Notes: This is a predicted structure of a 388-nucleotide RNA (Bacterial RNase P class A) from a Longimicrobiales bacterium. Its mean pLDDT, the model's own confidence on a scale to 100, is 77. The gene name in the source record is rnpB. Its Rfam family is "Bacterial RNase P class A". From the family's description: Ribonuclease P (RNase P) is a ubiquitous endoribonuclease, found in archaea, bacteria and eukarya as well as chloroplasts and mitochondria. The family's RNA type in Rfam is ribozyme. Rfam links the family to the GO terms dimeric ribonuclease P complex, ribonuclease P activity and tRNA processing.

RNA sequence: AGGACGGGCUGAGGGAUCGCCGCCGGGGGCCCCUCGGGCUCGCCGGACGGAGGAAAGUCCGAGCUCCGCAAGGCAGGGUGCCGGGUAACGCCCGGGCGCCGCGAGGCGACGGAAAGUGCAGCAGAGAGCAGACCGCCGAUGGCCCCCGACGGGGGGAACAGGCAAGGGUGAAAGGGUGCGGUAAGAGCGCACCGGGCCGCUGGCAACAGGGGUCGCAUGGCAAACCCCACCCGGAGCAAGGCCAAAUAGGGGACGAGGGACCGCCUGUCCCGCCCGAGUCCCGGGUAGGCCGCUCGAGGUUCGGAGCGAUCCGAAUCCCAGAUAAAUGAUCCCGGCCCGCCCGUGAGGGUGCGGCCACAGAACUCGGCUUAUGACGCCCGUUCUCCUG
Numbered sequence: 001a002g003g004a005c006g007g008g009c010u011g012a013g014g015g016a017u018c019g020c021c022g023c024c025g026g027g028g029g030c031c032c033c034u035c036g037g038g039c040u041c042g043c044c045g046g047a048c049g050g051a052g053g054a055a056a057g058u059c060c061g062a063g064c065u066c067c068g069c070a071a072g073g074c075a076g077g078g079u080g081c082c083g084g085g086u087a088a089c090g091c092c093c094g095g096g097c098g099c100c101g102c103g104a105g106g107c108g109a110c111g112g113a114a115a116g117u118g119c120a121g122c123a124g125a126g127a128g129c130a131g132a133c134c135g136c137c138g139a140u141g142g143c144c145c146c147c148g149a150c151g152g153g154g155g156g157a158a159c160a161g162g163c164a165a166g167g168g169u170g171a172a173a174g175g176g177u178g179c180g181g182u183a184a185g186a187g188c189g190c191a192c193c194g195g196g197c198c199g200c201u202g203g204c205a206a207c208a209g210g211g212g213u214c215g216c217a218u219g220g221c222a223a224a225c226c227c228c229a230c231c232c233g234g235a236g237c238a239a240g241g242c243c244a245a246a247u248a249g250g251g252g253a254c255g256a257g258g259g260a261c262c263g264c265c266u267g268u269c270c271c272g273c274c275c276g277a278g279u280c281c282c283g284g285g286u287a288g289g290c291c292g293c294u295c296g297a298g299g300u301u302c303g304g305a306g307c308g309a310u311c312c313g314a315a316u317c318c319c320a321g322a323u324a325a326a327u328g329a330u331c332c333c334g335g336c337c338c339g340c341c342c343g344u345g346a347g348g349g350u351g352c353g354g355c356c357a358c359a360g361a362a363c364u365c366g367g368c369u370u371a372u373g374a375c376g377c378c379c380g381u382u383c384u385c386c387u388g
Base pairs, nucleotide, nucleotide: 001384002383003382004381005380006379007378008377009376010374013333014332015331016330017329018328020050021049022048023046024045025044026043027041028040029039030038031037032036052358056369057368059367060366061365062364063363064236065235066234067233076232077231078230079229080228081095082094083093084092085091096110097108098107099106100105111227112226116225117224118221119220133167134166135163136162137161140160141159143156144155145154146153147152175193176192177191178190179189180188194216195214196213197212198211200209201208202207240291241290242289243288250282251281252280253279254278257271258270259269260268261267298317299316300315301314302313303312304311305310334356335355336354337353338351339350340349341348342347
């Protein structure tokens, strides 16, 4: 200098004007009425607060609320190397093992396949206590030829046979490499590696190291059923609670009148007189309103413990609570691109020009996942090359 790896931090700049939601203060109106309090508003003011790192997906785990619940079991679901963290988790941290990478580092549903059941397409001779297509061999029996001193010897082919080294098929072919051995071969023998079993040492453990022993005896798949260990009651803020119209309907009490035309009288009409008009009261539900609602496993800054996740302590701060749903609009200055003009050029000017992510609270937290401009900033590590 270039490439790579890991971690962290922002989250769209500045200003002006006008609006929106909440809160606080003031004012007006109404009610109770002693101070005072309550309700309400197209009112006024405010130097007050007003989306996110993911508010998202709703995939896990909790708080909270209601329902259910003696305990245990069955069924069902989930998790699955070890240790730690946490309110809890399928999350996080540290470690082990395996795989990948020269490396920094990355990835891993990573318990059990000698409990049982099951599965394995195509290819291939053979796929589970397997098998011989090509191949290798000629020991053994038979065959053919030659020689013979008749005891046999030599050669050939490969019918029976022996073998599984090599080739080939496959994701996988019943330990691997080498030497010996053999007719050819084979854990048949040996050495090393791997594996099973039994001690030892280190470690909390996962596991690692080393020793002895056994020629090797049980291939793979459990995100197949299953077995083992551990965990799990259900529904969700439209949870749940409170206040409470109009209309209709329910219950109760009183009840012979009530109402329309009307200024009054007279009169007419309608409803009703116990199957009861009308009046009053009660209770349930709806519309609507209030609570739940935002102070919380909270933020910031220090100090301490720990490799770390995290924990402990002190000080300090209050940081949206809307309900058809507020957080926006316009203008100016910025940045980038495009077109045009000027200039040899660097560049400058100009435009009703375009762009400046992903996306937006809805009871609240802890995680995970996904999206994401500025090819943004910072820190650490590693590899290669160059120079001294």